Context: one part of a larger RNA
RNA sequence: UGGCGGGGGUCCGCACAAGCGGUGGAGCAUGUGGUUUAAUUCGAUGAUACGCGAGGAACCUUACCUGGGCUAGAAUGCUGGGAGACCGUGGGUGAAAGCUCACUUUGUAGCAAUACACUGCCAGUAAGGUGCUGCAUGGCUGUCGUCAGCUCGUGCCGUGAGGUGUUGGGUUAAGUCCCGCAACGAGCGCAACCCCUGUCACAUGUUACCAGCGAGUAAAGUCGGGGACUCAUGUGAGACUGCCGGUGACAAACCGGAGGAAGGUGGGGAUGACGUCAAGUCAUCAUGCCCCUUAUGUCCAGGGCUACACACGUGCUACAUUGGCCGCUACAGAGGGUUGCGAUACCGCGAGGUGGAGCGAAUCCCUUAAAGGCGGUCUCGGUUCGGAUUGGAGGCUGAAACUCGCCUCCAUGAAGGUGGAGUUGCUAGUAAUCGCGGAUCAGCAACGCCGCGGUGAUACGUUCCCGGGUCUGCACA
Numbered sequence: 001u002g003g004c005g006g007g008g009g010u011c012c013g014c015a016c017a018a019g020c021g022g023u024g025g026a027g028c029a030u031g032u033g034g035u036u037u038a039a040u041u042c043g044a045u046g047a048u049a050c051g052c053g054a055g056g057a058a059c060c061u062u063a064c065c066u067g068g069g070c071u072a073g074a075a076u077g078c079u080g081g082g083a084g085a086c087c088g089u090g091g092g093u094g095a096a097a098g099c100u101c102a103c104u105u106u107g108u109a110g111c112a113a114u115a116c117a118c119u120g121c122c123a124g125u126a127a128g129g130u131g132c133u134g135c136a137u138g139g140c141u142g143u144c145g146u147c148a149g150c151u152c153g154u155g156c157c158g159u160g161a162g163g164u165g166u167u168g169g170g171u172u173a174a175g176u177c178c179c180g181c182a183a184c185g186a187g188c189g190c191a192a193c194c195c196c197u198g199u200c201a202c203a204u205g206u207u208a209c210c211a212g213c214g215a216g217u218a219a220a221g222u223c224g225g226g227g228a229c230u231c232a233u234g235u236g237a238g239a240c241u242g243c244c245g246g247u248g249a250c251a252a253a254c255c256g257g258a259g260g261a262a263g264g265u266g267g268g269g270a271u272g273a274c275g276u277c278a279a280g281u282c283a284u285c286a287u288g289c290c291c292c293u294u295a296u297g298u299c300c301a302g303g304g305c306u307a308c309a310c311a312c313g314u315g316c317u318a319c320a321u322u323g324g325c326c327g328c329u330a331c332a333g334a335g336g337g338u339u340g341c342g343a344u345a346c347c348g349c350g351a352g353g354u355g356g357a358g359c360g361a362a363u364c365c366c367u368u369a370a371a372g373g374c375g376g377u378c379u380c381g382g383u384u385c386g387g388a389u390u391g392g393a394g395g396c397u398g399a400a401a402c403u404c405g406c407c408u409c410c411a412u413g414a415a416g417g418u419g420g421a422g423u424u425g426c427u428a429g430u431a432a433u434c435g436c437g438g439a440u441c442a443g444c445a446a447c448g449c450c451g452c453g454g455u456g457a458u459a460c461g462u463u464c465c466c467g468g469g470u471c472u473g474c475a476c477a
Stems, first nucleotide, its partner, number of pairs: 001477002003474002007472007015462002019426005026317008034308002042053002064303007078124004083119001088103006107116003128292002131290001133288001137286002139281003142277001144275001149188006155164003168179003194269004199237007209226002213224003240263001243257005319419001323378007335366003340359002345354003385416001390411007432455007
């Protein structure tokens, strides 16, 4: 100087406590281990792997396996040599890739020489590798941790490693600020500057809005019109411990109050210091070395990545009456749309089909939000709970749903009666609960992920467990 302690002091965090809801039991979905397999491609493995890379595995993807092909090769450019076709049509063979036969035509510019374009052959320069090494690397990322730390210059102290500053007294979310001090300053972090949101003002009013005036309808901003309101888009204002009282060391600050839409960082996001884990990634990409070069490259068909005694993680749906079912009825936000979204209408019990208005969208469409409200029914039963599984009949996408898609209808109706030890999330518009949208995408295994709004709770404290900051101690380096 670090590291460490079942040493001490001090401080913090959904760390505990106080609660609410889960998980662990069931069925299913999904990932992983294991096993199996011709192959079940590869990577990720305590926290920091396991609905992770994958924000879409039927073919493709695809890297794996089996079989059939190619060897300057599946893409691009250049040089030299040689051939004359290319394109188009049809046939044979084949699972396809490909191989092969016949017919047709004789490209463009130029008078021509020739040049260009195209195809395949030979040679050269050169390709290809998701092969290995993340312990050779760049870049990017996780984590400690949005924790409050990490350092430097000069000076001073010490033989030196090094110390001081950065410790101390207070205070803060904060090495935040104040005071003191052989230190005085500075940098990277903190904070602020950025975006969204909460209030107001001004400007502008179409595709948005409709208070007042007029028209109009079964109803409707539907029409004339209006510029008030909502809203949209810009530009500003506003919050600074600024004001008052108290506490404090006359400080920093803390507590209470006023005014205010908002009060002490208003709420949320973006932002991640020096470094740690030889952490992760050579399969995004780039790249050194090594390796393959009639194959570890490349084309194709089929299969596999979807297997299944089992074990674990993450989720969804339930076990019902704060409920199930039926009818009527109300209120969002944020998104997406031309190979697209698709209205009215008609057909079908339905998935869906026919058809095609309007819309490159504040105009049209997706688009009926659901929980909620009102009324009815069921009455504690494995049930009108629950929906797995299976049989049948259909729909959609797509060359193609057997392996291996989703959806609908009829029938079937399994386990499951709230879950052991344990374990996990969460402090406010949060948890819980309810639906809606989007990316990827032909379709979809989405119950995932990323967003959006609706309804809307419970909590005295810091002894202990866990993690972290700081000071001190030490028999460790």

RNAcentral holds the full RNA, with entries from ENA and SILVA. Small-subunit ribosomal RNA, 3' major domain from an uncultured bacterium, 477 nucleotides, folded computationally. Its mean pLDDT, the model's own confidence on a scale to 100, is 81.